The part of an RNA shown here (large-subunit ribosomal RNA, domain VI) has 264 nucleotides and comes from an Oscillospiraceae bacterium.
[in-house]
Context: one part of a larger RNA
RNA sequence: CGUAAGAGAUUUGAAGGGAGCUGUCCUUAGUACGAGAGGACCGGGAUGGACGUACCGCUGGUGCACCAGUUGGCCUGCCAAGGUCACAGCUGGGUAGCUACGUACGGACGAGAUAAACGCUGAAGGCAUCUAAGCGUGAAACUCCCCCUAAGAUUAGAUCUCUCAUCCUUCGAGGAGUAAGGCUCGAUGUAGACUACAUCGUCGAUAGGCCGGAGGUGGAAGUGCAGUAAUGCAUGCAGCUGACCGGUACUAAUCAGCCGAGGG
Numbered sequence: 001c002g003u004a005a006g007a008g009a010u011u012u013g014a015a016g017g018g019a020g021c022u023g024u025c026c027u028u029a030g031u032a033c034g035a036g037a038g039g040a041c042c043g044g045g046a047u048g049g050a051c052g053u054a055c056c057g058c059u060g061g062u063g064c065a066c067c068a069g070u071u072g073g074c075c076u077g078c079c080a081a082g083g084u085c086a087c088a089g090c091u092g093g094g095u096a097g098c099u100a101c102g103u104a105c106g107g108a109c110g111a112g113a114u115a116a117a118c119g120c121u122g123a124a125g126g127c128a129u130c131u132a133a134g135c136g137u138g139a140a141a142c143u144c145c146c147c148c149u150a151a152g153a154u155u156a157g158a159u160c161u162c163u164c165a166u167c168c169u170u171c172g173a174g175g176a177g178u179a180a181g182g183c184u185c186g187a188u189g190u191a192g193a194c195u196a197c198a199u200c201g202u203c204g205a206u207a208g209g210c211c212g213g214a215g216g217u218g219g220a221a222g223u224g225c226a227g228u229a230a231u232g233c234a235u236g237c238a239g240c241u242g243a244c245c246g247g248u249a250c251u252a253a254u255c256a257g258c259c260g261a262g263g264g
Stems, first nucleotide, its partner, number of pairs: 001152001005163007015149004021049007033038001051106005059100004066093005071086006110144003117137004164264001166176003181259004185201005206252003209248005215241003222235005
């Protein structure tokens, strides 16, 4: 820009893409078959490999603004307690998120038309013949069935709902202000390179703060007690705590601007 008014939702599916794998074991059955050795078709069930998709409840990884321990230097006058530098100084753990080594699920079932092949009926050609007319069976291949995208599918589809008889005009398919609605703007994240998308904007829990909780760390400082001291014990499952879950308008989403039909 188009989809012959302008919008907000919900959709149909032309077309395109994805997927399509396979082992072992049990049973049927030591049956059919075979002198024996051996050893099935068909059918039923179980469990794997690789691959793929999703997710983080479990098991783990990571987790540079979480917690603790610890070495050396410097600083807060000193002790104590801390800060800072040394690869994040080193070490032990670890929330959210992201993840696999973790978990769940998938390939199916079925249908149609077929290939090779196997048939029925059957002439030409009194027989025979699956073929010439006609009718069947038949494969991981084909078309569906399953999953995803999808009306710029210009053949531009469908359904529901909303808005509509303002002004100016040189009457033009013109201009202006509006409606429903949208955008800008702002707080953000389930989204993300930007954009887009999604939520919210005081009629408010959108983010931060604060409060409570979960989870993590693992027993703070100070004081008291024991010990010559190092240290230990008690106060006290303490103190601290990023992203998680709730609550609460304290702070910031203020105020505002713009676009947008004319009866199709």
Lineage of the source: Bacteria > Bacillota > Clostridia > Eubacteriales > Oscillospiraceae.
The sequence was found in a public genome assembly.